[in-house]
Source information:
The prediction has a mean pLDDT of 87. A computed fold for an 81-nucleotide RNA from Ureibacillus sp., annotated as c-di-GMP-I riboswitch aptamer.
């Protein structure tokens, strides 16, 4: 440096859900909590999904949201080969 994550160690993150706050909603943040995660670290670039305040007669509609949905991009701990 590359590949891999079988065993191990040091540690890390935190689903559902509860409380508080924010939001029209989806959802977010903080504190509990642990289902899981080897990128469950970052990024809406492509797709997918959710919501529909506003717009529209209606069908619908993202500029809102999900990076713990998939792919791509960037970065990284430990170990093995």
């Nucleotide at each position: 440096a590359u590949u891999u994550g079988a065993a191990a160690a040091a540690g890390g993150c935190a689903a559902a859900u509860c409380u508080a706050u924010c939001g029209a909603a989806a959802g977010a943040u903080a504190g509990g909590g642990a289902c899981g995660c080897a990128a469950a670290g970052c990024u809406u670039c492509a797709g997918a999904u959710c919501u529909a305040c506003g717009g529209g007669a209606g069908a619908c509609u993202a500029u809102g949201a999900u990076g713990g949905c998939u792919g791509g991009g960037c970065u990284a701990c430990c170990a093995a080969a």